[in-house]
């Protein structure tokens, strides 16, 4: 230094402002008016899960360079969770194991090299409930990619 395995901790963010559907209620009418009203509409916001890649950024070690070192650094590049649907085993449920599904970016400019830096314009967001919801409420005090620590057989 690598390290099977078993344990414990952690592990998702985000709103205002207009409009009034429906409902009630009043006038006394095919219609007016009032309350209750959408974080779902419209109109400006706003938020970004883990892992890798990554020229840029800050620090530290050195007299400086160079060079190591350490944090930070991609919603839309690559892969993964999550949701949500099948099937098998079991079968009241759960669960476990397999597969399906699994969203979104372009252009400029530096310059060898950039989808990751700089700037501009864009675009995306399971299910299930309620005015149609990435931002509210629920399934969730749940699951989860995964982090970080502890113990520690063998080589």
């Nucleotide at each position: 230094c690598c390290g099977a395995a078993u344990c414990u901790u952690c592990g998702g963010g985000g709103a205002a402002g207009g409009u009034g559907a429906a409902a009630g209620a009043g006038c006394a009418a095919u219609g007016c008016u009032c309350u209750u009203a959408a974080u779902u509409c419209c109109u400006u916001g706003c938020c970004g899960g883990c892992a890798g890649u990554g020229a840029a950024a800050a620090a530290g070690c050195c007299u400086a360079a160079a060079g190591c070192u350490u944090u930070u650094a991609a919603g839309c590049c690559u892969g993964c969770g999550a949701c949500u649907c099948u099937g098998u085993u079991u079968u009241a449920a759960a669960a476990a194991c397999a597969g399906a599904c699994u969203g979104a970016a372009u252009c400029c400019g530096c310059g060898a090299g950039a989808a990751u830096c700089g700037g501009a314009u864009g675009c995306c967001g399971a299910c299930g409930g309620u005015a149609a919801a990435g931002u509210c409420c629920g399934g969730a005090u749940g699951a989860g990619a995964g982090a970080a620590g502890a113990u520690a057989a063998u080589a």